[in-house]
RNA sequence: GGCGGCAUAGCCAAGUGGUAAGGCAGAGGUCUGCAAAACCUGUAUCCCCGGUUCAAUUCCGGGUGCCGCCU
Numbered sequence: 001g002g003c004g005g006c007a008u009a010g011c012c013a014a015g016u017g018g019u020a021a022g023g024c025a026g027a028g029g030u031c032u033g034c035a036a037a038a039c040c041u042g043u044a045u046c047c048c049c050g051g052u053u054c055a056a057u058u059c060c061g062g063g064u065g066c067c068g069c070c071u
Base pairs, nucleotide, nucleotide: 001070002069003068004067005066006065007064010024011023012022018054027041028040029039030038047063048062049061050060051059
């Protein structure tokens, strides 16, 4: 220099056009004499900028970061 992949909550991670699942951690609550365990509840500008679309996490262009391959 060329090519490809990935970026979603504090962490892991699903979802590939119709307003984002689950788990762990943390917070509040129920229970308990106290605690643990269990159960319940709530938490997202989907890396950034622009475009397409009635509608974008999803498709397109550019950028940033990380990883890999070729030379």
A computed fold for a 71-nucleotide RNA from an Acidaminococcaceae bacterium, annotated as transfer RNA. The organism belongs to Acidaminococcaceae, within Bacteria. The sequence was found in a public genome assembly. It matches the Rfam family "tRNA". About the family: Transfer RNA (tRNA) molecules are approximately 80 nucleotides in length. Model confidence (mean pLDDT): 80 of 100.